Record summary
The RNA shown here (FMN riboswitch aptamer (RFN element)) has 132 nucleotides and comes from a Bacillota bacterium. The sequence was found by an Rfam model in a public genome assembly. It matches the Rfam family "FMN riboswitch aptamer (RFN element)". Gene Ontology term of the family: FMN binding. From the family's description: The RFN element is a highly conserved domain that is found frequently in the 5'-untranslated regions of prokaryotic mRNAs that encode for flavin mononucleotide (FMN) biosynthesis and transport proteins. Its mean pLDDT, the model's own confidence on a scale to 100, is 79. Taxonomically the source falls in Bacillota (Bacteria, Bacillati).
RNA sequence: UUGAAGCUUCGGGGCGGGCUGAAAUUCCCCACCGGCGGUGAAGCGGCCUUAGAGCCGACGAGCCCGCGAGCGUAUAGCUGAGCCGGUUAGAAUCCGGCGCUGACGGUAUAGUCCGGAUGGGAGAAGCGGAGA
Numbered sequence: 001u002u003g004a005a006g007c008u009u010c011g012g013g014g015c016g017g018g019c020u021g022a023a024a025u026u027c028c029c030c031a032c033c034g035g036c037g038g039u040g041a042a043g044c045g046g047c048c049u050u051a052g053a054g055c056c057g058a059c060g061a062g063c064c065c066g067c068g069a070g071c072g073u074a075u076a077g078c079u080g081a082g083c084c085g086g087u088u089a090g091a092a093u094c095c096g097g098c099g100c101u102g103a104c105g106g107u108a109u110a111g112u113c114c115g116g117a118u119g120g121g122a123g124a125a126g127c128g129g130a131g132a
Stems, first nucleotide, its partner, number of pairs: 001132002006127005016030003031112002033102002035067004044057004048052001062100002070078002082098005104115003
């Protein structure tokens, strides 16, 4: 310097207004929300250089790749959603526009209410120090 076992803590947001109705936070019109890891040209900060499409760092995706939750016949398997334009050497990620999506049970049909759940959890931070 790296860092095995083990331990601790943390670890999800959102119905506000209106319509109809006996009844809807569930329909309809408008509204609102986005877990975790990865990637993330450019730009930004720093560094180096004669010169950058260089190096390092912070930020950075619901719908790009995975994971989690959920379902399940349980090490199987299933499990949602993006286009167009712009900028650029290059866009799946940036900017703009317009869209779309959201487990199970309950209940007037639910991403937003209640419930399983004082649960589980991808993982994050810290302690720890085997071994090299």